[in-house]
Context: one part of a larger RNA
Molecule: large-subunit ribosomal RNA, domain I
Organism: Guptibacillus algicola
RNA sequence: GGCGCACGGUGGAUGCCUUGGCACUAGAAGCUGAUGAAGGACGGGACGAACACCGAUAUGCUUCGGGGAGCAGUAAGUACGCUUUGAUCCGGAGAUUUCCGAAUGGGGGAACCCACCAUCCGUAAUGGGGUGGUAUUUACUUCUGAAUACAUAGGAAGUAAAGAGCAGACCCGGGGAACUGAAACAUCUCAGUACCCGGAGGAAGAGAAAGCAAUCGCGAUUUCCUGAGUAGCGGCGAGCGAAACGGAAACAGCCCAAACCAGAGGGCUUGCCCUCUGGGGUUGUAGGACGUCUCAUUGGAGUUACAAAGGCACGGAUAGACGAAGCGACCUGGAAAGGUCCAUCAGAGAAGGUAACAAUCCUGUAGUCAAAAUCCGCUGCCCUCCGAGACGGAUCCUGAGUACGGCGGGACACGUGAAACCCCGUCGGAAUCCGGGAGGACCAUCUCCCAAGGCUAAAUACUCUCUAGUGACCGAUAGUGAACCAGUACCGUGAGGGAAAGGUGAAAAGCACCCCGGAAGGGGAGUGAAAGAGAACCUGAAACCGUGUGCCU
Repeated sequence: GGCGCACGGUGGAUGCCUUGGCACUAGAAGCUGAUGAAGGACGGGACGAACACCGAUAUGCUUCGGGGAGCAGUAAGUACGCUUUGAUCCGGAGAUUUCCGAAUGGGGGAACCCACCAUCCGUAAUGGGGUGGUAUUUACUUCUGAAUACAUAGGAAGUAAAGAGCAGACCCGGGGAACUGAAACAUCUCAGUACCCGGAGGAAGAGAAAGCAAUCGCGAUUUCCUGAGUAGCGGCGAGCGAAACGGAAACAGCCCAAACCAGAGGGCUUGCCCUCUGGGGUUGUAGGACGUCUCAUUGGAGUUACAAAGGCACGGAUAGACGAAGCGACCUGGAAAGGUCCAUCAGAGAAGGUAACAAUCCUGUAGUCAAAAUCCGCUGCCCUCCGAGACGGAUCCUGAGUACGGCGGGACACGUGAAACCCCGUCGGAAUCCGGGAGGACCAUCUCCCAAGGCUAAAUACUCUCUAGUGACCGAUAGUGAACCAGUACCGUGAGGGAAAGGUGAAAAGCACCCCGGAAGGGGAGUGAAAGAGAACCUGAAACCGUGUGCCU
């Protein structure tokens, strides 16, 4: 030195565990903000820093409920205290809430600096201090008011609203790629996707036929299944890709403009016109106005569009309460919930904890109850609201730079195609119920419908969040980046990037005392079931490093 054997060190794999994650189910909730948000800075405790909580009333204040013996957060320790005159704690409603931040008096390198006005305190006076106000935009009202006479622009004041955040989700709109695929590539595709911007809501959007259909008919919209990878589109390549019907979910319909009437105001050509308000009226077997006539109080509806406000009851949410049955015997053990034997309850044998595996020990569970206060409700009552019809066919009304056409685009599954329907730009530009649009060029016949105004719940999408639960999901190199004081430490000028790190024991009972040593550390002693569980702490693999010994060289 090599190969073995034995015993160690180091190291932190493995096993076991779970405070944390992941995915989903059901229900709830789905906004906050100038009454100053979200998010922060700085402070607040008898005690250093931090987290949590709170805001100069600062580890808390008031009140109303719950609860019933301890409390003084994490967090030990000491001190000082509170509490059956009900504390701590839990819930409802309030008060306070520094400074920054849309930040809004002006400024600014966020958490800082400096003002003005009114009012109060204070000083001999100046200085100083407290409270309230002072941003911008938009709308309306009033008062003022140039060039410039009336006016207008402008200015001032008052009132109201907005601004910003976010849940990295869902929705609508305005813009809008490329890689890629086509085995290259240009039309095409990826894709109206990603991304940017604007806007909103708990959903949004759509929505009560100028629809679909086919000679039969249906009767707003939305979503799902189907139709169907069909009909079609397509360098007819790659690919793209419907609709109606049928079946389900959920169902709900309404209001204006106009004609006409009344009132008020304005204009002037003085008998008309315009504006506002109220009534009226809302459709396609045309309807309404208008004229004539009839009946009139039952019935219907409602806070969600169709008008609008509330009360009571009921149900629910936000704390909670009661809640059966072994303080069983023996054995093993450090410990009984284990084993043996004997019992009990069960509308409760879900789960967690307790020194090993507990229906009957604890918390609970099934079940049954409960709210002073606030909030919610799709329930009921009170309450609130509402005239209906027939006939007539002379006149009037029924959404105009609109419909539509040419040209150029877009969007429709549809790439210009025979290309309808829909939308935009530009140039033209109707009809008026004897009217108009559509039925995939266009025309006729026929059928369906009534544009150029508006509102509308539910069925649908999503999940930052709350409650309850589930898992042939993970178990610390996994599962969130983060089980641990993590978006931290650290890196970067910055945008941004971004970790590692869990486990003593049932209980600290965390080794009094003695010895060696400067200490670290160790040896006794003691605790403990175990210290080869001693905090570098469960188990403790391998690499790697040793000590002793056998054999070989």